RNA sequence: AGGGUGGUAGUUCAAUGGCAGAGCAGCAGUCUCCAAAACUGCCUAUGGGGGUUCGAAUCCCUCCCACCCUGCCA
Numbered sequence: 001a002g003g004g005u006g007g008u009a010g011u012u013c014a015a016u017g018g019c020a021g022a023g024c025a026g027c028a029g030u031c032u033c034c035a036a037a038a039c040u041g042c043c044u045a046u047g048g049g050g051g052u053u054c055g056a057a058u059c060c061c062u063c064c065c066a067c068c069c070u071g072c073c074a
């Protein structure tokens, strides 16, 4: 440099162009002599910009980041 895959909550993953959800973690409560476990509740997110559309996490363009493959220079 070229090609490919991916970027969503603290973390791991979902979501057919139509209400952004779940597990774990964290916090609070219930329970308990205390704690753990269990149960209940709360918390926080679509990488940046632009476009298409009535409507975009999803489609298109561009940039950034991560990983994989190929190549170039030294």
Stems, first nucleotide, its partner, number of pairs: 001070007010024004018054001026042005047063005